[in-house]
RNA sequence: AAAGUCGGUCAGGCAACCGCUGCCAUGCGAAUGGGAGAGGAAAGUCCGGGCUCCACAGAGCAGGAUGCCGGCUAACGGCCGGACGCCGCAAGGCGAGGAACAGGGCCACAGAGACGAGUAAACCCGGUUCGCCGGGUGGACGUGAAACGCGGUAACCUCCAUCCGGAGCAACACCAAAUAGGCAGACGUUGACGCUGCUCGCCGAGUCUGCGGGUAGGUGGCUUGAGCCGGCCAGCAAUGGCCGGCCUAGAGGAAUGGUUGCCCACGACAGAACCCGGCUUAUCGGCCGGCUUUCCCU
Numbered sequence: 001a002a003a004g005u006c007g008g009u010c011a012g013g014c015a016a017c018c019g020c021u022g023c024c025a026u027g028c029g030a031a032u033g034g035g036a037g038a039g040g041a042a043a044g045u046c047c048g049g050g051c052u053c054c055a056c057a058g059a060g061c062a063g064g065a066u067g068c069c070g071g072c073u074a075a076c077g078g079c080c081g082g083a084c085g086c087c088g089c090a091a092g093g094c095g096a097g098g099a100a101c102a103g104g105g106c107c108a109c110a111g112a113g114a115c116g117a118g119u120a121a122a123c124c125c126g127g128u129u130c131g132c133c134g135g136g137u138g139g140a141c142g143u144g145a146a147a148c149g150c151g152g153u154a155a156c157c158u159c160c161a162u163c164c165g166g167a168g169c170a171a172c173a174c175c176a177a178a179u180a181g182g183c184a185g186a187c188g189u190u191g192a193c194g195c196u197g198c199u200c201g202c203c204g205a206g207u208c209u210g211c212g213g214g215u216a217g218g219u220g221g222c223u224u225g226a227g228c229c230g231g232c233c234a235g236c237a238a239u240g241g242c243c244g245g246c247c248u249a250g251a252g253g254a255a256u257g258g259u260u261g262c263c264c265a266c267g268a269c270a271g272a273a274c275c276c277g278g279c280u281u282a283u284c285g286g287c288c289g290g291c292u293u294u295c296c297c298u
Stems, first nucleotide, its partner, number of pairs: 001294010012263007020037002023034004039269001043280002046278005051168004058200004063164005068082005084095004098159002103157002105153003122137006172220004182211006194202002227246008
């Protein structure tokens, strides 16, 4: 210097004016002032949870998931470390990972024959129209990954071990309004409905169907978190502990846009809707660091 690999980080910035949404302070109100205002994936809805309800909360079956060993975590199918296997010169990357003597399925093409099957030669027995036929023993060469079987395959079914209630913020709670607390029927304290499916069990009074009538507005949930940043300690690491600092959207048919000037990496993929930890997918570029290989100079 080039190529590669791994990790971290930025996501246009500054200023002015006008505009939008929340919060705080003042104010009877109008309003004034101050602060804040989409992401590294907000995406996919694929996993795991927090939270809410079923519900007082159990067991079993069915069903589903994971699969070497150890650790981290609220938990996971995630992450970290190690072993083993594959790719790569290497740094590194990937892995579908228990059991084939419990049973079943499958093994293209080639080959006579690929799951209990077996061609040819040879030998034996019986029959014979002398061509051969039937039965038994036997199992070559060749083909192919594999041919007398203790072969392969379980990201085929299955078996083994471990784990898993269900539904979801359109959860749920409250307030207001309106009407017809209507009519007909079925089931139900001999236990209905309900508890995802089934059984047991639990609960304990209404449940369901048809016809008909009325209403559908508002508030909460809603953002202080398994939160973020920095330092120290422990640990190979994931991560944990301690100390200090920070508060950073809560819309409700859905808010961040327009203009001007300067800088610049000349902005791709792309917009929160209860929140968080992961995984996967898309992606223009910039910066920082570790490591590997090659070349050159000293």

A computed fold for a 298-nucleotide RNA from Thiobacillus denitrificans, annotated as Bacterial RNase P class A. The prediction has a mean pLDDT of 77. It was read from a public genome assembly, where an Rfam model found it. Taxonomically the source falls in Thiobacillus (Bacteria, Pseudomonadota, Betaproteobacteria, Nitrosomonadales). It matches the Rfam family "Bacterial RNase P class A". Rfam links the family to the GO terms tRNA processing, dimeric ribonuclease P complex and ribonuclease P activity. The family's RNA type in Rfam is ribozyme.